[in-house]
RNA sequence: AGUGAGUAAGCUCCGAAUGCGUAUCCGAGCAAUGGGGGACCCAAUCAUUUGGGGUGAAUUGCGACUUUUGUUGCAAAGGGAGACUUGGGCUCCCUAACCCGUCAGCUAACCCCAUAGGAGUACACCAAGCGUAUUG
Numbered sequence: 001a002g003u004g005a006g007u008a009a010g011c012u013c014c015g016a017a018u019g020c021g022u023a024u025c026c027g028a029g030c031a032a033u034g035g036g037g038g039a040c041c042c043a044a045u046c047a048u049u050u051g052g053g054g055u056g057a058a059u060u061g062c063g064a065c066u067u068u069u070g071u072u073g074c075a076a077a078g079g080g081a082g083a084c085u086u087g088g089g090c091u092c093c094c095u096a097a098c099c100c101g102u103c104a105g106c107u108a109a110c111c112c113c114a115u116a117g118g119a120g121u122a123c124a125c126c127a128a129g130c131g132u133a134u135u136g
Base pairs, nucleotide, nucleotide: 011120012119013118014117018031019030020029032115033114034113035112036111037110042105051103052100053099054098055097059076060075061074062073063072064071065070077095078094079093080092081091082090084129085128086127087126088125089123
């Protein structure tokens, strides 16, 4: 000097998953955010083991392998990031997992639940906008 790993603090990212408060720790609590159940009306006129449904971007189709479960390739569709916001461009990624338990359309009142977990991108590319600092 370089590279890699770890630790601490700050910052940032996915996500609803934050703030206050309590407290050694802790949704006890409040706010905020997110989700589920639940009338008339509307919808459905069918559905009900080929079970059905929910959270979530995380689904579908066509092939190959595979006894099956699955693995894998391509395509479509959906989602995220590149350090203010929006639109566009380019680039890099993800398409899981879990839950209810035979049962749930929408749904006012009402009822119930969550407040995790995981990570580290780095194009001031174009346009528009907002804001901050410095100088006069």

This is a predicted structure of a 136-nucleotide RNA (c-di-AMP riboswitch aptamer (ydaO/yuaA leader)) from Firmicutes bacterium UBA5420. The coordinates come from a structure-prediction model, not an experiment, and the mean pLDDT is 78. The organism belongs to Bacillota, within Bacteria. It matches the Rfam family "c-di-AMP riboswitch aptamer (ydaO/yuaA leader)". Rfam links the family to the GO terms cyclic-di-AMP binding and regulation of gene expression.